Predicted 3D model of a 74-nucleotide RNA (transfer RNA) from a Candidatus Aenigmatarchaeota archaeon. Its Rfam family is "tRNA". It is annotated as a transfer RNA. From the family's description: Transfer RNA (tRNA) molecules are approximately 80 nucleotides in length.

Formats: sequence, structure tokens, C1' cells
RNA sequence: GGGACAGUAGCUCAACCCGGGAGAGCACACGCCUGAAGAGCGUGGUGUUGCGAGUUCAAAUCUCGCCUGUCCCA
Repeated sequence: GGGACAGUAGCUCAACCCGGGAGAGCACACGCCUGAAGAGCGUGGUGUUGCGAGUUCAAAUCUCGCCUGUCCCA
């Protein structure tokens, strides 16, 4: 230098291909329970979907540019 993949909640990841409500588990907060704690049960999503632009009635999803990481080629 060229190519592929990945970036979404505090963490691990879905949803993306084929545009239409942002979600799960763990963690966390509060409540119930307990003498207390743990476990269990109930409630709560706190997010500029890496950044910017474009297309569209509508973008996490499509297009372009940039940034970061991993891998391959040279």
C1' cells in the first nucleotide's frame, strides 16, 4: 500500500442479508421477602447504534468518506 470482517446499554451480544416499535442475558438501582445477608420474586433501559454526509415519507439496516481494532496479502 491492497483486501476481508468488526464497532449497538456498564460488559457479552441479537436485530442488519430483505429499510418501518432499539432488544436479550449478566451487572446495576429500588421494592417485597429475611433477625441480617445471599438466593428468589416484582419494577426500572439510563443508548447521538464509532463519526460525518447522501438517498428515502422513514436509516442500526442502503450508498460514500473518515476513525479505531482484528486477520489475510504484499